[in-house]
């Protein structure tokens, strides 16, 4: 320097353009004599900027940050 390929709660990971979910973790609370485990439940996220749509985590661009390849 040239191609690719990934970015979504705290952490791992889903979501065919139409109300962004799980598993974990955290907080409150049942239940126990206390702790574990068990139940209920509550907060909490689409890197970023722009386009295109009626309408974008998804499409198009351009940028960051990681990754893999070639030189």
């Nucleotide at each position: 320097g040239c191609a690719g390929g990934u970015g979504u709660g705290g952490u791992u990971c889903a979501a065919u353009g139409g109300u962004a979910g799980a598993a974990u973790g955290c907080g409150g609370c049942c239940u126990u004599g206390c702790c574990a485990a068990g139940g209920c439940u509550g907060a909490g996220a689409c890197g970023c900027g722009a386009g295109u749509c009626c309408g974008a985590u998804u499409c198009u661009c351009g940028u960051c940050a990681c990754u893999u390849g070639c030189u």

Notes:
A computed fold for a 71-nucleotide RNA from an uncultured Bacilli bacterium, annotated as transfer RNA. Rfam family: tRNA. The family's RNA type in Rfam is transfer RNA.